[in-house]
RNA sequence: CAAGCGGAACAUACGGCGGCGGGGCGGCUUUGUCCGUUCUGAGGAAAGUCCGGGCUUCACAAGGGAAUGGUAACUGCUAACGGCAGCCGGGGGUGACCCCAGGGAUAGUGCAACAGAAAUAGACCGCCCCGCAAGGGGUAAGGAUGGAAAGGCGAGGUAAGAGCUCACCAGCGCACUGGCGACUUUGCGGCUAUGUAAACCCUACCAGAAGCAACACCCGUAUGGGGCAUAUGCGUACCCUGCGCGCCCCGGAGGUGGCACGAGCCGUGCGGCAACGCACGGCCUAGACAGAUCGUCGUUUAAUACAGAACCCGGCUUACGGUUCGGUUGUUUU
RNA sequence: GCUGGUGUAGCUCAACUGGCAGAGCAGCUGAUUUGUAAUCAGCAGGUUACGGGUUCGAUUCCUGCCACCAGCUCCA
Numbered sequence: 001c002a003a004g005c006g007g008a009a010c011a012u013a014c015g016g017c018g019g020c021g022g023g024g025c026g027g028c029u030u031u032g033u034c035c036g037u038u039c040u041g042a043g044g045a046a047a048g049u050c051c052g053g054g055c056u057u058c059a060c061a062a063g064g065g066a067a068u069g070g071u072a073a074c075u076g077c078u079a080a081c082g083g084c085a086g087c088c089g090g091g092g093g094u095g096a097c098c099c100c101a102g103g104g105a106u107a108g109u110g111c112a113a114c115a116g117a118a119a120u121a122g123a124c125c126g127c128c129c130c131g132c133a134a135g136g137g138g139u140a141a142g143g144a145u146g147g148a149a150a151g152g153c154g155a156g157g158u159a160a161g162a163g164c165u166c167a168c169c170a171g172c173g174c175a176c177u178g179g180c181g182a183c184u185u186u187g188c189g190g191c192u193a194u195g196u197a198a199a200c201c202c203u204a205c206c207a208g209a210a211g212c213a214a215c216a217c218c219c220g221u222a223u224g225g226g227g228c229a230u231a232u233g234c235g236u237a238c239c240c241u242g243c244g245c246g247c248c249c250c251g252g253a254g255g256u257g258g259c260a261c262g263a264g265c266c267g268u269g270c271g272g273c274a275a276c277g278c279a280c281g282g283c284c285u286a287g288a289c290a291g292a293u294c295g296u297c298g299u300u301u302a303a304u305a306c307a308g309a310a311c312c313c314g315g316c317u318u319a320c321g322g323u324u325c326g327g328u329u330g331u332u333u334u
Numbered sequence: 335g336c337u338g339g340u341g342u343a344g345c346u347c348a349a350c351u352g353g354c355a356g357a358g359c360a361g362c363u364g365a366u367u368u369g370u371a372a373u374c375a376g377c378a379g380g381u382u383a384c385g386g387g388u389u390c391g392a393u394u395c396c397u398g399c400c401a402c403c404a405g406c407u408c409c410a
Base pairs, nucleotide, nucleotide: 001330002329003328005326007325008324009323010322013299014298015297016296017295018294020041021040022039023038024037025036026035027034028032043306047317048316050315051314052313053312054311055211056210057209058208068207069206070205071204072203074086075085076084077083088102089100090099091098092097103202104201108200109199110196111195112194124143125142126139127138128137129136130135151169152168154166155165156164170192172189173188174187175186178183215257216256217255218254223251224250225249226248227247228246233245234244235243236242264283265282266281267280268279269278270277271276335406336405337404338403339402340401341400344359345358346357347356353390361377362376363375364374365373384398385397386396387395
């Protein structure tokens, strides 16, 4: 320098002018959809709603079983998970590294169209034997069909052949070594019946249902206008200040909470390979009318993508321009 | 915001447990008719919304994604 790999951080920086939502404080010839001032104001995915929880209501004696749905190597992490980390097995890459719905097909059932003689069981051609022939028998080594054809290959053996026998390899089972475990080293054994469980099913484990438009409160309520009453009153545990108020009529169509302090964020130290956990210190950080974050100019190499909270968290998936950081391989130079 | 469903020819719908994607209407060509309609004969038309996976094989099974449709807003 080029190519490729990996996660992580930032994701409109700084300044000027103008504007928007929310909170606080102050002001008034105006009490307001007002003015001034100050603080604060979207994301890494806020998205898809695909999983898991908190929370709420409903249902429900305890325990067991069935049905339905889901998950699937092992060990750990976690509030929980189908997530994450490590590890095992298999596969890919020169490598950094990446991918795998990865339990069971000897528990049982189903399916395998077409082609092919035969599709879970076998004789079409060929080969060998008998026979004059027709035909009968043997043979899965060779040909042909198929995604898949009875472990592969070599030697012995045979009429021709065949795990029929043997060596090596693959697979299965048993013992042994190491490991918490999945699994694995080595040895032995018989000679072995294809695929599909993202078909039914079996095994193990998990799950009561619904969702913030849940739900709770006010329920002639929130709130607006007018009239009457009047305060030297009543309430706020005693006093002062401050705050609040009763009745009638009309309008109104809901209002408030849930709702933002939380499995929270940042920093340091310790334990752990890691996910993560513990201790200490600091911080408060959007929130609604289902509705606010923008526009413009300048500077910097650049300020551009995908996209916008709506009860809240932990993940996954998908979309996405640019900058920075760490490994790997190749080439060149020293 | 939450929940459920659908996507197949131009339109409306089929395809049952995976095995050559069809039907009606519409369209085109020809026949019939003086001509048109109707009728008869024939033809064309498909990325099964899109991407990936399982399988020998996918409209069908699994998954991702896109579009569309429907339902749910105090109490009574």

Model confidence (mean pLDDT): 76 of 100. This is a predicted complex of two RNAs, RNase P RNA and transfer RNA, with 410 nucleotides together. Rfam match: Bacterial RNase P class A. A reference for the family is Frank and Pace (1998), "Ribonuclease P: unity and diversity in a tRNA processing ribozyme", Annu Rev Biochem.